[in-house]
Source information:
A computed fold for a 72-nucleotide RNA from a Lachnospiraceae bacterium, annotated as transfer RNA. Taxonomically the source falls in Lachnospiraceae (Bacteria, Bacillati, Bacillota, Lachnospirales). Its Rfam family is "tRNA". Its family is annotated with triplet codon-amino acid adaptor activity in the Gene Ontology. Rfam classes the family as a transfer RNA.

């Protein structure tokens, strides 16, 4: 200083234009003498920030934060 690749719930991780699946945590409940297991419920609609396109953006484009390789 130049290229790529990543950013989604508290944690892992799906979706690649038409209001975010799934696991584990976690809260309630059923169960149970209690507790564990086991079931059913609920939990991100600023998807790292600003902008741009679009009737509509987590998706596409820029620009910037971080965070990984790679070259020098």
């Nucleotide at each position: 200083u130049g290229g790529g690749c990543c950013a989604u719930c508290g944690c892992c991780a799906a979706g690649g234009g038409g209001u975010a699946a799934g696991g584990c945590a976690c809260a309630g409940g059923a169960c149970u003498u209690u507790g564990a297991c086991u079931c059913c419920u609920g939990c991100a609609c600023u998807c790292g920030c600003u902008g741009g396109u679009u009737c509509a953006a987590a998706u596409c484009c820029a620009g910037c934060u971080g965070g990984c390789c790679c070259a020098g």